[in-house]
Context: one part of a larger RNA
RNA sequence: CUGGGCGUAAAGGGUCCGUAGGCGGUGCAGCAAGUCGGGAGUGAAAUCUCUGGGCUUAACCCAGAGACUGCUUCCGAAACUGCUGUGCUCGAGUGCGAGAGAGGCGAGUGGAAUUGCAGGUGUAGCGGUGAAAUGCGUAGAUAUCUGCAGGAACACCAGAGGCGAAGGCGGCUCGCUGGAUCGCAACUGACGCUGAGGGACGAAAGCUAGGGGAGCAAACGGGAUUAGAUACCCUGGUAGUCCUAGCCCUAAACCAUCAGGACUUGGCGUAUCCCGUGUUUGCGGGAUGUGCCGUAGCUAACGCGAUAAGUCCUGCGCCUGGGGAGUACGGUCGCAAGGCUGAAACUC
Repeated sequence: CUGGGCGUAAAGGGUCCGUAGGCGGUGCAGCAAGUCGGGAGUGAAAUCUCUGGGCUUAACCCAGAGACUGCUUCCGAAACUGCUGUGCUCGAGUGCGAGAGAGGCGAGUGGAAUUGCAGGUGUAGCGGUGAAAUGCGUAGAUAUCUGCAGGAACACCAGAGGCGAAGGCGGCUCGCUGGAUCGCAACUGACGCUGAGGGACGAAAGCUAGGGGAGCAAACGGGAUUAGAUACCCUGGUAGUCCUAGCCCUAAACCAUCAGGACUUGGCGUAUCCCGUGUUUGCGGGAUGUGCCGUAGCUAACGCGAUAAGUCCUGCGCCUGGGGAGUACGGUCGCAAGGCUGAAACUC
């Protein structure tokens, strides 16, 4: 160098952008680096293979031929790759038109509910559980009515629905703003795909500083349960949960299924856009997304099945028995917690 793999057995990077690199549609012309043919030179000897010979044989030795798969150079070929030039439009993008959406950021605003406070009514309980107790209450609770304060989350709508690269996004209004889709084919003319390094984003928890704090609630106190109960249940309750700025960078970051492209019987839903027809609701067709069931095929099976785990191509990442171990050491990042990278001895 070479093999086989990665849904669940070990294995898809959390996601996207993108550098180098790898790969790349179609016509024509040219060049000839790769490629192919031929010639020349070289490729020492020994070794190796074949044939023949010499030691009684073999090992060994001798001779001839082959081979030494390579390199250099010259001549030639031009299909393919490459390079140069010039075109093309189906890939990619732009433009114009249209509608959909919890996509993002900022500002404002609404009602229900919980809690607290003030006041009214009212009186002995309330609360909680399997049952209780801790707890609250005659200093008037619970219940009920009115008002006020404050924080957080947005019932119904709500859907196997939508949007986003992923994480994720849900009251309403306004402002700023990203992407996708459909229709028309006017424009550019391969401008593309992937992507080692790199950059950005990245739930929750956690950290720093300053605010905020209704409810909930690690830790913690108490009551129960129990053999015990550092738990499950109950009553309290602080960080935290919220906001601003800055870190952290992990996850069952999951579709446990990398990205892009091509091709391959069907059926039933659903969301958005468009066309035709009928106009009363509809019906038929196209595109994009999202689901279910299934043909062939694939699969160890389960299952997957045009949203492939089918048939292929391109690029990247990763795996190579279990434990030791995602540990040690080193490096690097971080305020820390720790993250990333990541062994070996030994053992089965």
Record summary: A computed fold for a 348-nucleotide part of an RNA from an uncultured Acidobacteriota bacterium, annotated as small-subunit ribosomal RNA, central domain. The coordinates come from a structure-prediction model, not an experiment, and the mean pLDDT is 89. It matches the Rfam family "Bacterial small subunit ribosomal RNA". Gene Ontology terms of the family: ribosome and structural constituent of ribosome.